[in-house]
Context: one part of a larger RNA
Molecule: large-subunit ribosomal RNA, domain VI
Organism: Candidatus Hodgkinia cicadicola
């Protein structure tokens, strides 16, 4: 920018495109068929794995730059003591929610039709035999086309369905709040007729039993009060704040 009016949603699927196709053990068919034994099956049925590959995170686990604990050293705040902060690889260490994530967890490679390769047939003449080929016929691969899984109106023969549109509409963007998106843009979710983020509230979780006061103890401590107190990113709530105000783009009134 086109698909001769503009636009919203939903789909078709085209001798369109990309993906994908791997295999090994063992069981039982059976120690049967064969074979003197020794050994040892086609075929058909089953049960597990490897290595891929996709998806997710309920399990095991990782990751955590401050979520919760213990702690050394040193420095500060208040007149000191608790009690907090600062630096020291997040200062060490012990755990840890969301997310992310594999070494977790699931699921997949199929079955099937179809034309065919090497190959093997059937009928059969040229050449009264014989021959799979010359006309005609059945078969036969992990391969090929299709089935499977994404993707797909730029598929120029530019497809199809609904719906809406004259009062500059329908509808689209800018700006705004943001995440299921994400370098940027795009994509989604919101926008007060609003749970879109953020703040409260409550819950989960995760540390582990705050502070402070009391008893006990020469003290380090311990012990009640107290499974406490704090708790990112998750779950339900709930208009406190902010999503206001606007603004710009947009249609032959065609056949």
């Nucleotide at each position: 920018u086109g698909u001769a009016a503009g636009a919203a949603u939903g789909u078709u699927g085209a001798u369109u495109a990309g993906g994908a196709c791997c295999u090994g053990u063992c069981u039982c068919u059976a120690g049967u068929a064969c074979g003197a034994g020794a050994g040892g099956a086609c075929c058909g049925a089953g049960a597990u794995g490897g290595a891929c590959a996709u998806a997710c995170c309920u399990c095991u686990g990782g990751u955590a730059u401050a979520c919760c604990u213990g702690u050394u050293g040193u420095c500060g705040u208040u007149g000191c003591c608790a009690a907090c902060g600062g630096c020291a690889u997040g200062g060490c260490a012990g755990g840890a929610u969301g997310g992310c994530u594999a070494a977790g967890u699931a699921u997949g490679g199929a079955a099937u039709a179809g034309a065919u390769a090497a190959c093997a047939g059937c009928u059969g003449a040229a050449u009264g035999c014989a021959u799979c080929u010359a006309a005609g016929c059945c078969g036969g691969a992990a391969g090929c086309u299709a089935a499977c899984c994404u993707a797909g109106a730029a598929a120029c023969a530019a497809a199809c369905a609904u719906u809406c549109u004259a009062u500059u509409a329908a509808g689209a963007g800018a700006a705004g709040u943001g995440a299921u998106a994400g370098a940027c843009u795009a994509u989604c979710a919101c926008a007060u007729u609003g749970a879109u983020a953020g703040g409260c509230c409550a819950g989960a979780u995760g540390u582990g039993u705050a502070a402070g006061c009391a008893u006990g103890g020469u003290a380090a401590c311990a012990u009640g009060c107290u499974a406490a107190g704090c708790u990112a990113a998750c779950u339900g709530g709930u208009a406190c704040u902010a999503a206001u105000a606007u603004c710009u783009c947009g249609a032959a009134a065609g056949u």